[in-house]
């Protein structure tokens, strides 16, 4: 890198259009607006290091902070992780 397997969280909220079977209803498709999630893309920064004067200055993880992208029925998909080539 390929291949197979594991693999979280948070809405089947409101509203508006369209389509469907015969209006109410139901079903689904897109759009808003509200609340939500945190293991993704991104962004922040502790010891501590570097410079240095004790000051300013630069560097420094993540499962932690942020929520802009992303996402919230199922399924897809999914950081990582096993396992084989």
């Nucleotide at each position: 890198g390929c291949g197979c397997g594991g693999g979280a969280g948070a809405g089947u909220c409101u509203c508006g259009c369209c389509g469907c079977u015969g209006c109410c209803a139901g079903c689904g498709g897109c759009g808003a607006g509200c609340g939500c999630c945190g293991a993704u893309g991104g962004a922040g920064c502790a010891a501590c290091c570097c410079c240095c004067a004790c000051a300013a200055g630069g560097g420094a993880a993540a499962a932690c902070u942020c929520a802009c992208a992303g996402g919230c029925c199922a399924g897809c998909g999914g950081a990582c992780c096993g396992c084989g080539c």
Glycine riboswitch aptamer from a soil metagenome, 85 nucleotides, folded computationally.
Rfam family: Glycine riboswitch aptamer. About the family: This family represents the bacterial glycine riboswitch. Its family is annotated with glycine biosynthetic process in the Gene Ontology.
Its mean pLDDT, the model's own confidence on a scale to 100, is 76.